Record summary: Predicted 3D model of a 139-nucleotide RNA (SAM riboswitch aptamer (S box leader)) from an Actinomycetota bacterium. The coordinates come from a structure-prediction model, not an experiment, and the mean pLDDT is 77. The source organism's lineage runs through Bacteria, Bacillati and Actinomycetota.
Order: sequence, then C1' cells, then structure tokens
RNA sequence: AGCUCAUCCAGAGGGGUUGAGGGAACGGCCCGUUGACACCCCGGCAACCACCCGCAUGCAUCGUGUGAAGAAUCCACAUGGGGCCGCGCGGGGAAGGUGCCAAAUCCGACCCGCCGAUCGUCGGCGGGGCAGAUGAGGA
Repeated sequence: AGCUCAUCCAGAGGGGUUGAGGGAACGGCCCGUUGACACCCCGGCAACCACCCGCAUGCAUCGUGUGAAGAAUCCACAUGGGGCCGCGCGGGGAAGGUGCCAAAUCCGACCCGCCGAUCGUCGGCGGGGCAGAUGAGGA
C1' cells in the first nucleotide's frame, strides 16, 4: 500500500501539559482561548479475538445390534459411550490481545422507490451504493 469477512441509530470522562485550530476528504452543521485537537496519567464502556459452559453437526475410535440359511474377519447401516479439530447457534465472566469514551461513521454527497411542494428544482421517509473506522483472517 492493497485483499476477504463481520460490525458501525447502544454505551462510557476527570486531571495534567500545550496553545489554535479540530470534527478523514468536499458541502453543510457543529466543537474550540469558559482552552478544543493532540500527548501523558487515572478512570470507565463494550465484548471483535482469546478463554469457560451448553446445544447441534462432523471425524476417528471402542461396544452392541442388523445385513435369512456354521464360525471368525472385512465391509455397509443403525445405535450407545467417552475423545477431538473446524465451523455454526446460545450463554458467561472480563484479571489476557486490540478497540472505544461530543454529536448515528454528526448529516449529506451517487443510484432507486414512495410522498409533498415546484419554472428549473427542492424537502421528507425508506432501500442500496461509494468512502471511512474497528476487529479478525490471509497474502
């Protein structure tokens, strides 16, 4: 720098340092010298990964039964026991790895549908898309 998947209308702030811009980008609208943003300390929120429990599924293994007409082995199917990986669903705690703690990702921007007004066009609602953020995975 780029790829894949999931989530993004919930939630959670005090202190210190510094001093002018900040909210990604464009428009709007906000935050900010009553000190924003950033950094540090402490505190908190959440539950993506990891962890624990349960269910279902799968795999191998062991036992039992069936596969008509001696026994055993093999094979197939059914069923039961404990075991295990991955995936899925549900629940749990949070001291592990991240993340987050103004405003819905602050809103819009492009496309579609419905409604209303309109000369162009605009507004509202809903859906999709683009871009972005965070996590996980992979290269």